Context: one part of a larger RNA
RNA sequence: GCCAGGGAGUUUAUGGGCGUGGCAAGGUUAAGGCGUCAAGCUGAAACCGUAGGGAAACCGAUAUGCUCGCAACCUUCGGGUGAGGAGCGGCGUGUGAAAGUGCGCGUAGUCACUCCCAUAACACGAGAAACCAGUCGAUCUAGACCUGGUCAGGGUGAAGCCGGGCGAAAGCUCGGUGGAGGCCCGAUAGGGUUCUGACGUGCAACUCGUUCCGUUGAACUGGGUCUAGGGGUAAAAGGCUUAUCUAGACUGGUGAUUGCUCGUUCUCCGCGAAGUUGGUCGUAGCCAAGCCCUGCUUGAGGUAUCGUGUGGUGUAGAGCACUUUCGGAUUGGCUCGGGGAACGUAAAGUUCUUCACCAUCCUGAAAACUCCGAAUCUGCACGAACCGUAGACAGCAGGAGACGGGUGCCCGGGGUAAGCCCGGCAGGCCGAGAUGGGGAGAACCGAGAGUAUGGUUAAGGUCCCUAAGUACCAGAUAAGUGCGGUGAAGAAGGGAGUCGAGAGCCCAAGACAGUCUGGGGGUGAGCUUAGAAGCAGCUAUCCCCGAACGAAAGCGUAACAGCUCACAGACCGAGGCUCUCGGCCUUGAAAAUGGACGGGGCUAAAUCUGGUCACCGAGACCAUACGGCACGCGAGUAAAAUUGCGUGAUCCGGUAGCGGAGCGAUCCGGUUGGGUAGAAGUGGGGCCGUGAGGUCCCGUUGACCGACCGGAUUUGAUGAUCCUGGC
Numbered sequence: 001g002c003c004a005g006g007g008a009g010u011u012u013a014u015g016g017g018c019g020u021g022g023c024a025a026g027g028u029u030a031a032g033g034c035g036u037c038a039a040g041c042u043g044a045a046a047c048c049g050u051a052g053g054g055a056a057a058c059c060g061a062u063a064u065g066c067u068c069g070c071a072a073c074c075u076u077c078g079g080g081u082g083a084g085g086a087g088c089g090g091c092g093u094g095u096g097a098a099a100g101u102g103c104g105c106g107u108a109g110u111c112a113c114u115c116c117c118a119u120a121a122c123a124c125g126a127g128a129a130a131c132c133a134g135u136c137g138a139u140c141u142a143g144a145c146c147u148g149g150u151c152a153g154g155g156u157g158a159a160g161c162c163g164g165g166c167g168a169a170a171g172c173u174c175g176g177u178g179g180a181g182g183c184c185c186g187a188u189a190g191g192g193u194u195c196u197g198a199c200g201u202g203c204a205a206c207u208c209g210u211u212c213c214g215u216u217g218a219a220c221u222g223g224g225u226c227u228a229g230g231g232g233u234a235a236a237a238g239g240c241u242u243a244u245c246u247a248g249a250c251u252g253g254u255g256a257u258u259g260c261u262c263g264u265u266c267u268c269c270g271c272g273a274a275g276u277u278g279g280u281c282g283u284a285g286c287c288a289a290g291c292c293c294u295g296c297u298u299g300a301g302g303u304a305u306c307g308u309g310u311g312g313u314g315u316a317g318a319g320c321a322c323u324u325u326c327g328g329a330u331u332g333g334c335u336c337g338g339g340g341a342a343c344g345u346a347a348a349g350u351u352c353u354u355c356a357c358c359a360u361c362c363u364g365a366a367a368a369c370u371c372c373g374a375a376u377c378u379g380c381a382c383g384a385a386c387c388g389u390a391g392a393c394a395g396c397a398g399g400a401g402a403c404g405g406g407u408g409c410c411c412g413g414g415g416u417a418a419g420c421c422c423g424g425c426a427g428g429c430c431g432a433g434a435u436g437g438g439g440a441g442a443a444c445c446g447a448g449a450g451u452a453u454g455g456u457u458a459a460g461g462u463c464c465c466u467a468a469g470u471a472c473c474a475g476a477u478a479a480g481u482g483c484g485g486u487g488a489a490g491a492a493g494g495g496a497g498u499c500g501a502g503a504g505c506c507c508a509a510g511a512c513a514g515u516c517u518g519g520g521g522g523u524g525a526g527c528u529u530a531g532a533a534g535c536a537g538c539u540a541u542c543c544c545c546g547a548a549c550g551a552a553a554g555c556g557u558a559a560c561a562g563c564u565c566a567c568a569g570a571c572c573g574a575g576g577c578u579c580u581c582g583g584c585c586u587u588g589a590a591a592a593u594g595g596a597c598g599g600g601g602c603u604a605a606a607u608c609u610g611g612u613c614a615c616c617g618a619g620a621c622c623a624u625a626c627g628g629c630a631c632g633c634g635a636g637u638a639a640a641a642u643u644g645c646g647u648g649a650u651c652c653g654g655u656a657g658c659g660g661a662g663c664g665a666u667c668c669g670g671u672u673g674g675g676u677a678g679a680a681g682u683g684g685g686g687c688c689g690u691g692a693g694g695u696c697c698c699g700u701u702g703a704c705c706g707a708c709c710g711g712a713u714u715u716g717a718u719g720a721u722c723c724u725g726g727c
Stems, first nucleotide, its partner, number of pairs: 001727006011121007019113005026048003032042003052059002065088004072081003090105006124263004131253006142227009151217001153185003156181001160177007190213002195209001197208002229245001231241003266662006276289005291401001292399006301387003305384008317372001318370002323367006331359003337355007405430003410424005435446003450626007460616003463600003469613001471612006482602002493587003497584010514571005520544003525539003550565001553564003627652002629648007663716001665713010681700008
C1' cells in the first nucleotide's frame, strides 16, 4: 500500500413539541397483591384537568347579545347563510373616589406510543501534557560499606644512613648508599580531546579509525551489601536512579478532563443560510437577536426597484457676512510708548514726521470659521413596476446552522509600495455556482445546469494548431511597433521618422536651395587705449557711389592682415519657408537559460483606426419528447393511501442546515411459499428501476432459504498517521 473482518448520536429519568391512537368533564394508575409469573386482574394513595382574579385577606362568571366577515354552501349573480376567526358589548376579579384600565371568561382534557429538542448523567467515536493513591525496582547508573584482584618497561633520585675533608662546637661540604613522590616518559587497564574524519535505512538506539588524556593513586576492578520517588545519590551537569528523569516504572482512581484536532457508514425528492448586532474572566468558546427550515393560524395586501413631489443633512466645492490667523495698501486718532526734524525755553513746551498701538476703509488669502452649498444618502406621500388567494405581509410553535469571511466597483486613513494594514457606502460575485470566453485561473466578461435530441445566439472569435472570412471598403504603421487590456507592460522630456488638418509669408516682375561674381568709398567714425583699424570697452550709428554693400552677425590678429555673413547681380526654373494642432512610429528603456503575442508564425497583414456584410460559438434562448414537484378538477376512502385528466413564461444549481419519501441488513410474531429433480454462498451474463437496489439465466457447490403484513435493532464505511489479520 491493497484486501477481508471490526469501527462512532445510545440508554434511563424529567420537561417541551409535531404526529397517531384510547377514553372524555373527565383521564391515568404507583408500589404492593393475584396470575401458567405471560397477557391480564386487583390496587384511587397520588397526579393532571374541570375557574379565574388578587401579594394577601378574600371575592367569584355567559344569556346561543350585536357587528364584520375568511373557508364552505346556496343564488334570480344583486346577494344570502356564515362553523372557525376578528371587533364591540356583557360578566368575574385586582387597583382606584370615579372615569378608566390589567388579567380572565362563549369549557377539553388526559393516558399511551413513534419521532424531534433540552436538562442530568461517560452521553457520537478516538486522542493529551498532567493530578492523586498503592506497589515494584540500585542486575544500568550515583555514592557508601565489607571482602578480594590488577598496574610491561624505562627515567628522575627527597629524607635517612656510611665514609672523607674542614671546624673549638653547632654544623658545613664532597663522595657513596638509599629509594621518597595525588613525580616524569610509556604499553595494558581505564578515559573519550581533535579530525567537528569514517559510518549515518550503520557492525552499532553512540560504533570504527586516527589523535589525545592517563597508568602508585582523590587509581582501576570482581563478588557481597546499603540508600527509593518530592525520595535517594550527586567533587553540582538538573547529572544519575535498568534504552524512562525539571520528579522512575507499574497498577488503580480512569471511559480523568480538553472551548483543541481528526473521523462519523444507504438512496432519491423540496427548501436553503451565516460569517452581522448586543452580552459574556469574553473574543479558537458560549448566550440572545438577525438570517434558513418545518408546521399551524389568519386572509389582502406587500416593497428589494424606478420616477415625481415634499421634508432632513452641512460633506465635496465655494466664500469672507461671523470668529481666529496672515499679506499688501488707504485714511484717521494719539491718553500712555520708542526714534527723528523744525521752532523754542531756565526747565518746559509746540508743530511736523516715522515706527508701534487703536480704529476705519479698500484689496487678497487660509482655517478647526460659515453669508452659502451640491452630488449622494434618507423619512413621508403619490405613481409605475414587480410580488401576492398556487396565500404574500403578519402572528404562534418547533428544529437548526452560523457568530474566523473573501473579492470586484466607488470613497477615505496609514504606508515608497504590496497579492499590505485599517475603515466607509453598497450588497454584485465567490463562499455554497457547474457550463462558454479570458493561454492557464474562486470571485473579470457571457450565463444561473431536471434528462435527452435538434436549432439560434451571448461573451469571445473566424491563416494553422482550432469550430468559423487568408471577407470587403478606406486609411495608418517598417518598429516584428503590434498581433489581450491599460494612465499602468512604461513617464517627464526629445525626434528634417512618416501621414493628415489649419494659419501666415515669399514666388514666372523668377521664390527656396545650390554654383559663380560683387560685398565699395568718406574712414583707421569719435572717445578710450601702449594699440583699439567693423568685431576689449563707451558714445553715436551719418553721408556718397551705386544692382548691392552694417560705422558690421560670426571666426581670426598684439594691433593690422585674412575668411565668412548680412545685402546685391548672374545662372537655374517651380514651388518654397515658418508656426500651431492631431494620428501612427521612434528615443528616453537595465535582471538573472536562447525564452516568450498561448504557440507556429504574420508586414498593400494574421498589426492599428473607421466602416460593412457573413459565419463560428454555452447546461443561455427556442422547439420537441420524457421525468420529478406544486396546484386545480374528477374517481376512490370513514379519513388516508392510490389513481385519471389539466395547468406551470412567471417550478426543478447548491455547502452548513431543516423537511419529506424510500432501498437494503439481522432477529421475532402472523400468513404463505421454494428446496438433493439441488437451498444459501460464490464466478459470469441478460433484463427492470431516477437511485439505494431488484430479478432471471448459466457455471460451481451440497442443505437449507424466501415473499407479504407487523414488530425490535450492537442495521449500511475508500477514509479516523483508525483496530485485528492476511498478502
Molecule: large-subunit ribosomal RNA, domain II
Organism: Promethearchaeota archaeon